Context: one part of a larger RNA
């Protein structure tokens, strides 16, 4: 590089949109630009391959012939691709009317629970652990009433439940807005699919600036444990968790399985839709589970949600370590993130 590969062996970009590009439904008609056939011309010797001849062979040498797969020019072929033109309706998208969401933003409003306050009750303990101790408590804790205030999370309903592109969403209401899917039919007429760079989004933790801090808590202090205990366990405790801009761009961002399409045996459950002859049930769409077939895999397993059979388009892989490191650019306040090596070694 060709090939052959990505679920676990190395390899699927964290997700979407989307500019170039590359693929593209049916038919009818032009066109020849690719394709194909046909002549012409040109492709320099030398080299090369074959014959045939010269050196006593050979190596070398001469001659013809062949290749030189190419590249121009011209003349014809139209089935496929390619452009032009027109038609179609099943991809694809509208409209109409049902449905379904923890999808996403604003904002109000709840009870429990934990903390703190205040004030009653009541006495010696509470707390904590495997046992202990620090800790707390007679300046009256713990417990328990009753009121008030805080700042976070929403039991039960809850579920191989549902919803988003991914990350990820859960108390209740309101308001604004997204996306899905079904049904009929009715319009547009291919408007598709993919997607290299770009753009957006994107858990945690982190970082700035302003708040806010009930709980729980890296760091820290003590108290134990031990042979030590820079931990495991305990007692407290600050960032930090929470909120409003603004940055960060990473995760086992995972279904370790890119996306779109087609086609290919059952069985059972479930969520929401439609339809029907429908008390249960049939049918027929879109999700989501579990099982087992062919058929595929080193096997584990997967198996109409595919890792099966096939097409288009991206991204990636090419022995371990060095190493996601070094330099070097680009972003970033900075943490550090992206890109992305080699000597040497085995």
């Nucleotide at each position: 590089u060709u090939g052959g590969g990505u679920u676990u062996a190395a390899a699927g970009g964290g997700u979407g949109c989307g500019c170039a590009g590359g693929c593209g439904g049916g038919u009818c008609u032009u066109u020849a630009a690719g394709u194909c056939a046909g002549a012409g011309g040109u492709g320099a010797a030398a080299u090369u391959u074959u014959g045939c001849g010269g050196c006593u062979u050979a190596a070398c040498c001469g001659u013809a012939a062949g290749a030189u797969u190419g590249c121009c020019u011209u003349u014809g072929a139209u089935a496929c691709u390619g452009g032009g033109g027109g038609u179609c309706u099943u991809g694809a998208g509208u409209u109409u009317a049902a449905u379904u969401u923890a999808g996403g933003c604003a904002u109000g409003c709840g009870g429990a629970a934990u903390g703190c306050g205040a004030c009653g009750u009541g006495u010696a303990g509470c707390g904590g652990u495997g046992a202990a101790a620090u800790g707390c408590a007679u300046a009256g804790a713990u417990a328990u009433g009753u009121c008030g205030c805080a700042g976070a999370a929403c039991g039960c309903c809850g579920a191989u439940u549902g919803c988003g592109a991914a990350g990820g969403c859960a108390g209740c209401g309101u308001g604004c807005u997204g996306a899905g899917u079904u049904a009929u039919a009715a319009c547009u007429g291919a408007c598709g699919c993919u997607g290299a760079g770009g753009c957006a989004c994107g858990a945690c933790a982190g970082c700035g600036c302003g708040g806010g801090u009930a709980u729980c808590a890296a760091a820290c202090a003590g108290g134990a444990u031990u042979a030590g205990a820079u931990a495991c366990c305990c007692u407290g405790g600050u960032a930090g968790u929470c909120c409003g801009c603004g940055c960060c761009g990473u995760a086992a961002a995972c279904u370790a399985u890119g996306a779109u399409u087609a086609c290919u045996g059952g069985u059972u459950g479930u969520u929401u839709g439609c339809g029907c002859u429908a008390u249960u049930g049939c049918g027929u769409g879109a999700g989501u589970g579990a099982c087992u077939g062919a058929g595929c895999a080193a096997a584990a397993g997967c198996a109409u949600u595919a890792a099966g059979u096939a097409a288009u388009c991206c991204a990636c892989c090419u022995g371990g370590g060095g190493a996601g490191u070094a330099c070097g650019u680009g972003c970033g306040c900075a943490a550090g993130c992206a890109u992305g090596a080699a000597a040497c070694u085995c």